[in-house]
RNA sequence: CUUAUCAAGAGAGAUUGAGGGACUGGCCCAAUGACAUCUCAGCAACCAGCCAACUCUUUGGCAAUGGUGCUAAUUCCAGGCAGGUGAGCGAUCACCUAAAAGAUGAG
Numbered sequence: 001c002u003u004a005u006c007a008a009g010a011g012a013g014a015u016u017g018a019g020g021g022a023c024u025g026g027c028c029c030a031a032u033g034a035c036a037u038c039u040c041a042g043c044a045a046c047c048a049g050c051c052a053a054c055u056c057u058u059u060g061g062c063a064a065u066g067g068u069g070c071u072a073a074u075u076c077c078a079g080g081c082a083g084g085u086g087a088g089c090g091a092u093c094a095c096c097u098a099a100a101a102g103a104u105g106a107g
Base pairs, nucleotide, nucleotide: 001107002106003105004104005103006102011040012039013038014037015036019029020028021027023079024078025077026076041071042070043069044068046067047066048065049062050061051060052059053058075101082097083096084095085094086093087092
C1' cells in the first nucleotide's frame, strides 16, 4: 500500500507503580491499584488443515494442532469529508447512509 472484518464472545495470580481508554471533546476506568510485563486459563476463527459444492481474488460446514489476535463500556459516544429524511421562524435537534481515521488478519 491492497483487501476482509469490527453491535457478539472471553479472566485469575504475580510484578510494577500512575495514569489509561489511538487523536480532539465528552463520558468512563483507576492506590478497594488502572496501564504495562510475565505465567496459566479462556474467547475468536483471519491464515495454514479437513470435508462438500463450485471452478470465480468463491460459498458453506468441521476441528482448534500451528501462526495470529483478543479477554470494561457498539471501534465507549461524537468529530476529522459529505449527502439524505423528519421537526423548527431560526439557531438547532433526531435518525440513516457513505467516507475519513483507528484496530486485527492475510498478501
Overview
The prediction has a mean pLDDT of 81. Predicted 3D model of a 107-nucleotide RNA (SAM riboswitch aptamer (S box leader)) from a soil metagenome. The RNAcentral record of the sequence draws on MGnify. Its Rfam family is "SAM riboswitch aptamer (S box leader)". Rfam 15.1 lists 9,625 matches to the family in 4,158 species. Rfam describes the family as follows. The SAM riboswitch is found upstream of a number of genes which code for proteins involved in methionine or cysteine biosynthesis in Gram-positive bacteria.